[in-house]
Small-subunit ribosomal RNA from uncultured Nitrospira sp., 1467 nucleotides, folded computationally. It matches the Rfam family "Bacterial small subunit ribosomal RNA". RNAcentral holds the sequence, with entries from SILVA. NCBI's taxonomy places the organism under Bacteria, Pseudomonadati, Nitrospirales, Nitrospiraceae, Nitrospira.
């Protein structure tokens, strides 16, 4: 798009159409084929009436009714699709081989006679179906004569033709018949004549069939051979008819790769659906043809049957039975029941058409016409139509304005379809019947009679917007987006996918789209699908060229002439059924629907022309293809024979401890003498240099030498044939290795096997050995990444530039020709890669093969093979991919260049002890949260006793500790003391008591602050860092990320940014389809070193003076120091030689300082959903007398244990005591605090200076000198404990620090691992600050002492560039393969069971036809005879053939099932 549909929502009206797709399943009831009294006999019951008392008799309904003989029809309409691969069906033809009742057209006839038999009566049998037996009758029912043709059969002979045929003409045989009914007329039992219906014969026609014939019509070759009445023939039966249809006899045919035979499936066609067409797919209604009629076979009437509502037999099944026997056949209309997802009424009518009988009337008629019933289609109307913004309410959504449902509503006007009611009413009926009248009949008039649908269609009136809308979607595809709920649940889902707490995708909802009495789903079918490709595909690498040759059949074919006409082209004739598409008309208001006409209809048949091409026939050419003859290359093949190297082996001779082997080793050889070397020997394999993208072969494949045999190809001469070509389905032959079978050989090697090694393990890579094998002949195997992943053959299409073979030229460089074998390229093809005169380019012919991945080259079967298995070659059942090329990353136990304290090289530490601090874990009411490799763990903490606090417990508070607004209230208000309760907080209490702005003289009235009471709200260190902003951590201060614009690729993406160089650096330079450009380096900024200029005070003090036990103290100076500003200084600038005349680097001068001089700030594009809602902010969730405020006390400090980070030591480079020197940066006013007194000490007291280059903290410490201490757990370390104190502070129990006494413990330089640092750096020593009442072994800074080592870049670890592989892309911490286990599924074997279905052999043998028999049962017709009987004939029987069901035996083939088992899939 479609539909015979079905299911789910929902459903107003009509019109036309359709309606068991399943169970050819089983059917109750009812009707579907009967009518003719103008063929025929017979003929009631019962009603009335009439006589009769009554039985009865008559009359009439009535010759009726019901049967019965008889003829017609029942073979037609009507239903179904099971069978059936076939002349069943379509389409054309034959029929010279046939048949046709009724019908129409013509000829001739229609004499004359028999004899019986149903209905009936009777009697008999049965239950019942039926049923026998005796007796009577009739005909258009039967039979004999007779007669007749143009009929039939046969001779005989003409004409014709398509030659088995029609026609003539003659002669022999043979063959019919029925009568009815009207009307005249009669001698009226009838019978003549006419008129009609009828009957027989023959002819012709009309219509229907029978047979036949070409050509079409489905799937499988995993079905390849079939076949014995088969093929043909002769005869003969049979038929309507040919005809092997059937018999009997001969002959041995006949079908088939153009698919026989077999299995499967199917009624076929007009047509239907789809499609652009070609085609696909299908055969419902309508319409032809077939084929069945409960299944199976049979015939019989008959014109026609092998008969749906006929018949006989067997069978299955229902159903009556009195058990003896009988009845049935809805795939016909209706209907039931059953099967299904599913398919009407047990209706009205013959009024129309249409058929049966009949003269008519007329009767019959589930064909038919109409009704019911289903939204089952398709068509065609409504549910209203104009106005209407305060854009109403509601309802959704919101950023909180608003936005949206939305002119929809409401309100105004208008209409009246449809549905409702009321009235009025067809057409289908110019046709038929009947009556009258014309003379009956045809005909003409009048007149009457009849419609199931049905008071239906349709028209009008009445009333009113009134009674009438749903369903699916709403991520993309695909129109149409929004909220809340849910929280990988729930669920959705055609693909692709959604959904784990902000889902346009679930569900609901508001709101859009789409369609609309429907809308949606599902199921099938063509489409899209150029994805079977005829139109109109493909095979280097995505599926696909056969492993390779010869050569069968087919296919296919060079050129010239001529003929032919099958192909093919034009015309014309017939035919192609109607219906149905299309067109044009018309009809129903329009449509759907129906009419009518045109047109199409590719194939078929016949005829007439044409002759280019193809084919076909004849004759010919050489250009294709073969052949000749030369001279030449070659690992081409076959068999024979030689030669040497070299391994091993045995034998001797020197010799003596190891040989071998490996990444190291062992095993193994070897003092019985090896391994090395030296002679001699034996044996097999194999074939070193040459040797080369050299050769040769068809492909496998061929490699020392020579000899024999033998294939091919190229060249060169153009002698000869004269299209002999070219592919090639089957089909034959040859086809590495490995494997096999049979006899040899075996030297080396070497599956399996042993050992020894390696490993976690190693059934393995590594060693030692070592069988089969490799080899030789003969036979099998027939595979392979048999590869150029490219099928053979011809033709044609730019060049270049090696090679190898012939042969021509040639001045010996060299150049041209064929043919072969690379490399490179142009066009052109190609997805791209890449091919490219050896195509993968352009074309022509043949053949082989493909058609998503796995299952699977697997099963079953078949063929081959000794086997091993080869070769044909499925399916179920799974998957949304499998794949190919390229592109960018990312990864590699790839490569290549190159940095970095990466490693080494070196100095100290960490890992072990003690404490200190984090941190896990465990404890706990609570131990608040966060941080988790590098990049978490002395981190948020730059400072938990309360506070902090976020955490527990316990006590309160609620408009709240905070802010902001509206509204209402208040006047001794706001504020608030004593006092009382309480751990506080908090909760009572209320002396006392202000005050602010505006009007206004004043009173007074307004307002603000504050209370009080509602509200909108506050607050929340509740959760989400995976919603977020900002900050920030890392890679990483690595040298890298990128546009712009050109060029290049179909694209992704490239180029650029890659190359040579060189730099810390994508720095610079060169080059180059690129050219420029931007964020990242570098520099610009800040510290520091040197130096100049300014400035000189609180900083200095060199000269001058003063002064002091001493001191820049004091005048004074700014010189120097130094303060802190502003300049210069450094730029590979100069030389030298390297380099490319470059960038650069290497030396050197000069210079405080030299090649970025040192340090600091400075972090590209991005990465890790890193880190952080608990610093701040911040959606969205969730809390609201509490998760939110306040307090008191706890906790964050716990402690078996782990860990990270750090002090502090183990000593003598040391501890301890005296003593004596130099600093830098800081900091100080609720501070910094001197002198000074005082304590052992911490501190105390005290005050001075001091807003700070001016007072203070403040002493620097190591170092230096002196002394002691002697190796000891110590004069080392200082834990932990005890006991006394000192400070801050509201408070120091839990939980500060610090001072003295005692106390005095582990520790004696640390396993495995493992950090830091490259110079003023490690290592060491002190000083100071932030925070802070206090509390620092922590961090942040400062300065003092000041070292060692760097070969060099193999390897560890991160990095950066270029290149390559890749099956990797949440990117190697990827992916990813088998087993094994456990679920699920489907499949395949399997003793075997079971079912269908066929095939052979035999039995058996209904009913029937056919034959035979029927003498002895029976019989009316004809004949013989007066009968009686007898003959002809016929009948029952019988026998025979053949044959359904049905049996017995055995094969074949489908299939189901099968304990167990094999393997595949899927999780």
């Nucleotide at each position: 798009a479609a539909c015979g549909a079905a299911c789910g929502c929902u459903g107003g009206c009509g019109g036309c159409g359709c309606g068991c797709u399943u169970a050819a399943c089983a059917c109750a009831u009812g009707c579907a084929a009967g009518u003719c009294g103008a063929a025929c006999g017979a003929g009631a019951a019962g009603c009335u009436g009439u006589a009769g008392c009554a039985a009865u008799a008559c009359a009439g309904c009535u010759g009726u009714a019901c049967a019965g003989u008889g003829g017609c029809g029942a073979a037609c309409g009507g239903g179904u699709g099971a069978g059936u691969a076939a002349c069943a069906c379509g389409u054309g033809g034959g029929u010279g081989a046939c048949c046709u009742a009724c019908c129409c057209u013509c000829g001739a006839g229609u004499g004359g006679g028999g004899a019986a038999u149903a209905a009936c009566u009777c009697g008999c049998c049965g239950a019942a179906a039926g049923g026998c037996g005796g007796g009577c009758u009739a005909a258009u029912g039967c039979c004999g004569c007779g007669u007749a043709c143009g009929c039939u059969u046969c001779c005989a002979g003409g004409u014709u033709u398509g030659c088995g045929g029609a026609u003539c003409u003659g002669g022999a045989a043979g063959g019919a018949a029925a009568g009815c009914c009207g009307u005249a007329g009669c001698u009226a039992g009838g019978c003549u004549a006419u008129g009609g219906c009828g009957c027989u014969c023959a002819a012709g026609g009309a219509u229907g069939g029978g047979c036949u014939c070409a050509c079409g019509u489905c799937c499988u070759a995993u079905c390849a051979g079939c076949u014995u009445g088969u093929u043909g023939g002769u005869a003969g039966g049979g038929u309507a008819a040919c005809g092997g249809c059937c018999u009997a006899c001969c002959a041995a045919g006949g079908c088939u790769c153009c698919g026989a035979c077999g299995a499967g499936u199917a009624g076929c066609u007009g047509g239907u659906c789809u499609g652009a067409g070609a085609g696909g797919a299908c055969g419902a209604u309508c319409a032809g043809c077939c084929a069945c009629a409960c299944u199976g076979g049979c015939a019989c009437u008959g014109c026609g049957a092998c008969a749906c509502g006929g018949g006989c037999c067997a069978g299955a099944c229902u159903c009556c039975u009195a058990c003896g026997g009988g009845a049935g056949g809805c795939a016909g209309c209706a209907g039931u029941g059953a099967g299904g997802a599913a398919u009407a009424u047990u209706g009205c009518g013959c009024a129309a058409u249409g058929g049966g009988c009949g003269a008519a009337a007329g009767c019959c008629u589930g064909a038919c016409g109409c009704a019911g019933c289903g939204a089952c289609g398709c068509c065609g109307c409504g549910u209203g139509g104009g106005g209407g913004a305060u854009g109403a309410a509601g309802g959704u959504c919101u950023u909180c304005g608003g936005a949206u449902u939305g002119u929809a509503a409401a309100c105004c006007c208008c209409u009246u379809u449809c549905g409702g009611g009321a009235g009025g009413g067809a057409a289908g009926a110019u046709g038929g019947u009947c009556c009258u009248a014309g003379a009956c009949a045809a005909c003409u008039a009048g007149g009457a009679c009849g419609g199931a649908c049905g008071g239906u269609a349709c028209c009008u009136c009445c009333a009113g917007a009134a009674g009438c809308a749903g369903c699916c979607a709403c991520g993309g595809c695909u129109a149409a987006c929004u909220u809340c709920g849910u929280g990988c649940c729930a669920g959705c889902a055609g693909c692709c996918g959604c959904g784990g707490u902000a889902a346009u995708a679930c569900g609901a909802a508001g709101g859009u789209g789409g369609c609309a009495a429907g809308c949606g789903u599902u199921g099938u079918u063509c489409g899209g699908a150029u994805u079977u490709a005829c139109u109109g595909g493909g095979c280097g690498u995505a599926c696909a060229g056969g492993g390779a040759g010869c050569g069968u059949a087919g296919g296919u074919g060079g050129u010239u002439a001529g003929g032919u006409a099958a192909g093919c082209c034009u015309c014309u004739c017939g035919g192609g059924a109607a219906a149905u598409c299309u067109c044009c008309a018309g009809g129903c208001u329009c449509a759907a629907c129906c009419u009518g006409g045109a047109a199409c209809g590719g194939u078929c048949g016949g005829g007439a022309g044409g002759g280019a091409c193809u084919g076909c026939c004849u004759a010919g050419c050489u250009a294709g293809a073969g052949g000749a003859c030369g001279g030449g290359a070659g690992a081409g093949g076959a068999g024979c024979g030689c030669g040497g190297a070299a391994u091993u082996c045995c034998c001797g001779g020197u010799g003596u401890a190891g040989c071998g082997g490996u990444g190291a080793a062992a095993u193994g050889c070897g003092u019985a003498g090896a391994g090395a070397u030296c002679g001699g020997g034996a044996g097999g394999a194999a074939g070193g240099c040459c040797g080369g993208u050299g050769g040769c072969g068809a492909a496998g494949g061929c490699g020392g030498c020579g000899c024999u045999c033998u294939g091919g190809a190229a060249c060169g001469u153009u002698c000869c044939u004269g299209a002999c070509g070219c592919u090639g389905a089957g089909g034959c032959u040859c086809g590495a290795a490995a494997g096999c079978g049979u006899g040899g050989g075996g030297a080396g090697c070497a599956a399996a096997c042993a050992g020894g090694a390696u490993u976690a393990g190693a059934u393995a890579c590594c060693c030692u050995g070592g069988u089969a094998g490799u080899c030789c002949a003969c036979g099998c195997c027939c595979u392979a990444a048999a590869c150029g992943a490219u099928g053979g053959a011809c033709a044609c299409u730019a060049a270049g530039u090696g090679u190898c073979g012939g042969c021509g030229g040639g001045u010996u460089a060299c150049c041209g020709c064929c043919g072969g074998u690379g490399c490179c390229g142009c066009a052109g093809c190609u997805a791209a890669c890449g091919c490219a005169g050896u195509a993968a380019g352009u074309g022509u012919c043949c053949c082989g093969c493909c058609u998503g991945g796995g299952g699977a080259g697997u099963a079953c079967g078949g063929c081959c093979g000794c086997a091993a298995g080869g070769u044909u070659g499925a399916a179920a059942c799974u998957c949304a991919a499998a794949g190919g090329a390229a592109u960018u990353g990312a990864c590699g136990g790839g490569g290549g260049c190159c940095c970095g304290c990466a490693c080494a090289a070196g100095c100290g530490g960490u890992g072990g002890a003690g404490c200190a601090u984090g941190u896990g874990g465990u404890u706990c009411a609570a131990u608040u949260c966060g941080a988790c490799g590098c990049a978490a763990c002395g981190c948020g903490a730059a400072g938990a006793a309360c506070c902090u606090u976020a955490c527990c417990c316990a006590g309160g508070c609620u408009g709240g500790a905070c802010a902001a607004g509206u509204c209402g209230g208040u006047a001794g208000u706001a504020a608030g003391a004593a006092c009382c309760u309480g751990a506080a907080a908090g909760g009572g209490g209320g002396a006392u008591g202000a005050g602010c702005c505006c009007c206004g003289c004043a009173a007074g009235g307004g307002g603000a602050a504050g209370c009080c009471g509602a509200c909108u709200c506050a607050g929340g260190u509740g959760c989400u860092g995976c919603a977020u902003g900002g900050c920030u951590g890392u890679c990483g201060u690595c040298a890298g990320c990128u546009c712009g614009u050109g060029c290049c690729g179909u694209g992704a993406g490239g180029u650029g940014u890659u190359g040579g160089g060189u730099u810390a650096a994508g720095u610079c330079c060169c080059g180059c389809a690129a050219c420029g450009a931007g964020c990242g380096c570098a520099a610009c900024c800040c510290c520091u070193g040197u130096u100049u200029c300014u400035a000189g005070u609180u900083g200095c003090c060199a000269u001058c003076g003063g002064g002091u036990c001493a001191u820049g103290c004091c005048g004074g100076g700014c010189a120097c120091u130094c303060u802190a500003g502003a300049g210069a200084g450094a730029c590979u600038g100069c030389c030298c030689a390297g380099g490319a005349g470059a960038a650069c680097g290497g030396g050197g001068a000069g210079g405080a300082a030299g090649g970025u001089g040192g340090g600091g700030a400075u972090g590209a594009c991005g990465u890790c959903a890193a880190g952080u809602c608990a610093g701040c902010a911040u959606g969205g969730c969730c809390u609201u007398u509490a998760u939110g405020c306040c307090u008191g006390g706890g906790g964050c400090u716990a402690c078996a244990c782990a860990c990270g980070u750090g002090c502090u030591a183990c000593a003598a480079u040391g501890a301890c005591c005296g003593g004596u020197a130099c600093a830098a940066a800081g900091c100080g006013c609720u501070g910094c605090g001197a002198a000074c007194c005082u304590g052992c000490a911490a501190g105390g007291g005290g005050a001075a200076g001091c807003c700070a280059a001016u007072c203070g903290c403040a002493a620097a410490a190591a170092a230096c000198c002196g002394g002691c201490c002697u190796c000891a757990g110590u004069u080392c370390a200082g834990a932990u404990c005890g006991g006394g104190g000192u400070c801050u502070g509201c408070a120091a129990c839990u939980c500060g620090a610090c001072c003295c006494c005692g106390u005095g413990a582990a520790g004696g330089c640390g396993g495995a691992a493992u950090c830091g640092c490259u110079a003023g750096u490690a290592a060491u020593c002190g000083c100071g600050g932030a925070u802070c009442a206090g509390c620092a072994c922590g961090c942040c800074g400062c300065g003092g002492u000041g070292a060692a080592u760097a070969c060099g870049u193999u390897c560890c670890c991160g990095g950066g560039c270029c290149u390559u592989g890749u099956a990797c892309a949440c990117a190697c911490c990827g992916c990813c393969c088998g087993u094994c286990a456990c679920a699920c599924c489907a499949c395949g074997a399997a003793a075997g069971c079971c079912c269908g279905u066929u095939g052979u052999a035999c039995c058996u043998g209904a009913a029937g036809u056919c034959g035979c028999c029927g003498g002895a049962g029976c019989c009316a017709a004809c004949c013989c005879g007066u009968a009686a009987g007898g003959g002809a004939g016929g009948u029952a029987g019988g026998c025979g053939c053949c044959c359904a069901c049905g049996g017995u035996a055995u094969g074949g083939c489908u299939g189901g099932u099968g304990a167990u088992u094999g393997g595949g899939g899927u999780g």